Predicted 3D model of a 346-nucleotide part of an RNA (small-subunit ribosomal RNA, central domain) from a metagenome. The coordinates come from a structure-prediction model, not an experiment, and the mean pLDDT is 87. The RNAcentral record of the full RNA draws on SILVA. Rfam family: Bacterial small subunit ribosomal RNA.
Context: one part of a larger RNA
RNA sequence: UUGGGUUUAAAGGGUGCGUAGGCUGUAUAUUAAGUCAGAGGUGAAAUAUUGCAGCUCAACUGCAAAACUGCCUUUGAAACUGAUAUACUUGAGUACAGUUGAAGUUGGCGGAAUGCGACAAGUAGCGGUGAAAUGCAUAGAUAUGUCGCAGAACCCCGAUAGCGAAGGCAGCUAACUAAGUUGUUACUGACGCUGAGGCACGAAAGCGUGGGGAUCAAACAGGAUUAGAUACCCUGGUAGUCCACGCUGUAAACGAUGAUUACUCGCUGUUGGCGAUAGACAGCCAGCGGCUAAGCGAAAGCGCUAAGUAAUCCACCUGGGGAGUACGUUCGCAAGGAUGAAACUC
Numbered sequence: 001u002u003g004g005g006u007u008u009a010a011a012g013g014g015u016g017c018g019u020a021g022g023c024u025g026u027a028u029a030u031u032a033a034g035u036c037a038g039a040g041g042u043g044a045a046a047u048a049u050u051g052c053a054g055c056u057c058a059a060c061u062g063c064a065a066a067a068c069u070g071c072c073u074u075u076g077a078a079a080c081u082g083a084u085a086u087a088c089u090u091g092a093g094u095a096c097a098g099u100u101g102a103a104g105u106u107g108g109c110g111g112a113a114u115g116c117g118a119c120a121a122g123u124a125g126c127g128g129u130g131a132a133a134u135g136c137a138u139a140g141a142u143a144u145g146u147c148g149c150a151g152a153a154c155c156c157c158g159a160u161a162g163c164g165a166a167g168g169c170a171g172c173u174a175a176c177u178a179a180g181u182u183g184u185u186a187c188u189g190a191c192g193c194u195g196a197g198g199c200a201c202g203a204a205a206g207c208g209u210g211g212g213g214a215u216c217a218a219a220c221a222g223g224a225u226u227a228g229a230u231a232c233c234c235u236g237g238u239a240g241u242c243c244a245c246g247c248u249g250u251a252a253a254c255g256a257u258g259a260u261u262a263c264u265c266g267c268u269g270u271u272g273g274c275g276a277u278a279g280a281c282a283g284c285c286a287g288c289g290g291c292u293a294a295g296c297g298a299a300a301g302c303g304c305u306a307a308g309u310a311a312u313c314c315a316c317c318u319g320g321g322g323a324g325u326a327c328g329u330u331c332g333c334a335a336g337g338a339u340g341a342a343a344c345u346c
Base pairs, nucleotide, nucleotide: 004317005316006315007300008299012314014201015200016199017198021194022193023192025088026087027086028085029084030083031082033081034080035077036076037075038074039073040072041071042070049065050064051063052062053061054060091191092188093187094186095184096183097182098181099180100179103177104176105175106174107173108172109171110154114150115149116148117147118146119145120144125136126135162169163168206247207246208245209244210243211242216240220236221235222234223233258313259312260311261310262309263308266291267290268289269288270287271286272285273284274283295302296301319346320345321344328339329338330337331336
């Protein structure tokens, strides 16, 4: 490289938008670039192949044939691909009328809990554990009541429920923004799919500047445990956790399953909409779940939400270790990220 693969054996990019490229509905006409057919030219010789022949054989040599799968010119064909033109509506989109949701951004508001402060009342313990101790407390703690302050998170509802491209999203409310979906089939008329580079988004932790700081809590200190205990347990506790702006760009970023389209026996639950309404039955579309036929799979299992049957495009894999390391390049304030070997060894 060919081939074969990518849920769990190596392997799906964290996610989207989109450039180039690749691929691409139906019908008619024209064209003839690809394609196919005929003819002509060329494709040196040697070598190689086949047949015959010459050296006693062979190596070797000679003759002939075929071949040289290619290129050029020309004549034709028109199914397919391409190009041009016209038309179409089922793909795609738009419009109109509904509807759905923790989708996003910004502001306002609320109650419970926690901690702190003040006051009241009250007395000797509280706290913590397997048991303790450190710790707090007669300078009056804990428990109780009233008032106040602060920050963070939103009990119940709550659900194999919903929404979002993914990360993710949950008190209530207002404004702004986005999306899905159903119905009508009115409009456009292939406007589509994928997407190397690129751009944007991207949990937590971390970084910079400025705020904030209730809780929890790396580091750290003390108390225990223990042979030791740089831990598990306990008492404290700083970064951080929160906000604004700017970086970082990684995760078991997981369904460990790329996107899109078509096709393939059924049962059952549920969300949104429609149809229908007898509130029974049961139909359609779009989702979210469970069980399964065929089929697939090494098996576990998957099974119209495929890991089945096919097609297009992208990404990735090729024994273990060395190693996601070194070097170089590039991005970053840094921490580090991206790209990414070899020697050697089994």